[in-house]
Context: one part of a larger RNA
RNA sequence: GGAUGAACGCUAGCGGCAGGCCUAACACAUGCAAGUCGAGGGGUAACAGGAGAGCUUGCUCUCGCUGACGACCGGCGCACGGGUGCGUAACGCGUAUACAAUUUGCCUUAUACAGGAGGAUAGCCUUUAGAAAUGAAGAUUAAUACUCCAUAGUAUCAUUGAUUCGCAUGUUUUAAUGAUUAAAGAAUUUCGGUAUAAGAUAAGUAUGCGUCCUAUUAGCUAGUUGGUAAGGUAACGGCUUACCAAGGCGACGAUAGGUAGGGGGUCUGAGAGGAUUAUCCCCCACACUGGUACUGAGACACGGACCAGACUCCUACGGGAGGCAGCAGUGAGGAAUAUUGGGCAAUGGAGGCAACUCUGACCCAGCCAUGCCGCGUGCAGGAAGAAUGUCCUAUGGAUUGUAAACUGCUUUUAUACAGGAAGAAACCUUUCCACGUGUGGAGAGCUGACGGUACUGUACGAAUAAGGACCGGCUAACUCCGUGCCAGCAGCCGCGGUAAUACGGAGGAUGCAAGCGUUAUCC
Numbered sequence: 001g002g003a004u005g006a007a008c009g010c011u012a013g014c015g016g017c018a019g020g021c022c023u024a025a026c027a028c029a030u031g032c033a034a035g036u037c038g039a040g041g042g043g044u045a046a047c048a049g050g051a052g053a054g055c056u057u058g059c060u061c062u063c064g065c066u067g068a069c070g071a072c073c074g075g076c077g078c079a080c081g082g083g084u085g086c087g088u089a090a091c092g093c094g095u096a097u098a099c100a101a102u103u104u105g106c107c108u109u110a111u112a113c114a115g116g117a118g119g120a121u122a123g124c125c126u127u128u129a130g131a132a133a134u135g136a137a138g139a140u141u142a143a144u145a146c147u148c149c150a151u152a153g154u155a156u157c158a159u160u161g162a163u164u165c166g167c168a169u170g171u172u173u174u175a176a177u178g179a180u181u182a183a184a185g186a187a188u189u190u191c192g193g194u195a196u197a198a199g200a201u202a203a204g205u206a207u208g209c210g211u212c213c214u215a216u217u218a219g220c221u222a223g224u225u226g227g228u229a230a231g232g233u234a235a236c237g238g239c240u241u242a243c244c245a246a247g248g249c250g251a252c253g254a255u256a257g258g259u260a261g262g263g264g265g266u267c268u269g270a271g272a273g274g275a276u277u278a279u280c281c282c283c284c285a286c287a288c289u290g291g292u293a294c295u296g297a298g299a300c301a302c303g304g305a306c307c308a309g310a311c312u313c314c315u316a317c318g319g320g321a322g323g324c325a326g327c328a329g330u331g332a333g334g335a336a337u338a339u340u341g342g343g344c345a346a347u348g349g350a351g352g353c354a355a356c357u358c359u360g361a362c363c364c365a366g367c368c369a370u371g372c373c374g375c376g377u378g379c380a381g382g383a384a385g386a387a388u389g390u391c392c393u394a395u396g397g398a399u400u401g402u403a404a405a406c407u408g409c410u411u412u413u414a415u416a417c418a419g420g421a422a423g424a425a426a427c428c429u430u431u432c433c434a435c436g437u438g439u440g441g442a443g444a445g446c447u448g449a450c451g452g453u454a455c456u457g458u459a460c461g462a463a464u465a466a467g468g469a470c471c472g473g474c475u476a477a478c479u480c481c482g483u484g485c486c487a488g489c490a491g492c493c494g495c496g497g498u499a500a501u502a503c504g505g506a507g508g509a510u511g512c513a514a515g516c517g518u519u520a521u522c523c
Stems, first nucleotide, its partner, number of pairs: 001523004006519005013375006019368002021333001026331003030328003035076003040073002043069002047067003050063006083286003092211008102203002107199007115149004125138005155180008165170001185191002212258003219249003224246008261283004265276004288309005311322004339365001341364003347361001348359004378409004389399003415459005423450001428445008467512001469510001471508001472493003478507005488495002
């Protein structure tokens, strides 16, 4: 000199953009943060409409008939999105490859298929236990839930041939035979189901290279290194087990300890480098602590399950409930960090044929000078060079100073009034066109949280708006008074003991400016 997620002191008008618990991965009240589908099913608790019956003529009863819909079965989602950086020095990350050793729901393309049968089980109902959480028994019922039989293929497995390719183990393709294994309908012209192949996406595994400090850590290792066999996995593999062998790593730093999420980037620097990993993007890891598996295409699962532990809460004392490192918010800690806000209008996501529903993702608004940028606090004239203040004094003068007053003018921002967006064209409804008849295109209509915001116009009036630091040298800016090694200053050198340009105040000046200084940290 530059920089910061800063803090503190003094001060403070506005706008835009960005940023905002760095500390206790400490504990959490309350609300919300993941649901959806009636075009899968039994249905009808509630709401609305409709229909029917009765007679007490304005009431009662019935009906799932329609819209719609609580709970239940079922499907998909809940593995995403959001948060944090505990752990991890590792194939964790970065980069480049490989899989002849792999998987992949939804999506796209292609081909083929969808025939019969059966038993249950929630819900509803009855009884019943419990304070509750939550159950138990009995009867009864459906499905795109579950099961059996049949049929199959470019599916899988076994056997026997042929064949392609490869760096090896081997691999590709194909023929024959045998065995095994499928399916689901609903709607009303669509959405689905099953099998196989390919694509895309996503994931898994492996390898080369790179990746902090300590040698006052020198030896480490028995599933350890390799082999055979078996098991297991989507997949190769000590991944696991039995047996066999005695290997494997290490001064080119093994092992051990400490520290730490990694990268793109960021700051600085002429560069090489150094420091660093807030916000944003990618990857990884974690979800009160520890462990475990289930379901599933995918989890060993933040707002799922089970067990144990610590803690908190309810209790009728028998027993139960819980997990903000999601958004707000509370306490605590700390020098220090915000609203218990609005909306799904846009983008994206889940479900659904769609309408639509959900979405603290997201888009917005609020608070904060935390930073960056922009604007303003007037402009011109004005010398009695006024007064006041300060300093000098030869009693003259200098400075503040065009500064003020005063005169004229302007009106950004603020104030009042009036108008007022873009962001939004899709889905959907409707009309038409083309021809491939279910797709595409065109027109019209509908949709705005922000927000009466941005912006525009009019009116009024200098009206509403400047401070902090410093002035011995480095370093731009000097005098007076007070004090007298005292009080105090200080980044370094150093000032102060009776004329202090260095302390405190005043006048003046300097240089920044809605900021200015100080502290902390990095180059």
The part of an RNA shown here (small-subunit ribosomal RNA, 5' domain) has 523 nucleotides and comes from a Flavobacteriales bacterium. NCBI's taxonomy places the organism under Bacteria, Pseudomonadati, Bacteroidota, Flavobacteriia, Flavobacteriales. The prediction has a mean pLDDT of 82.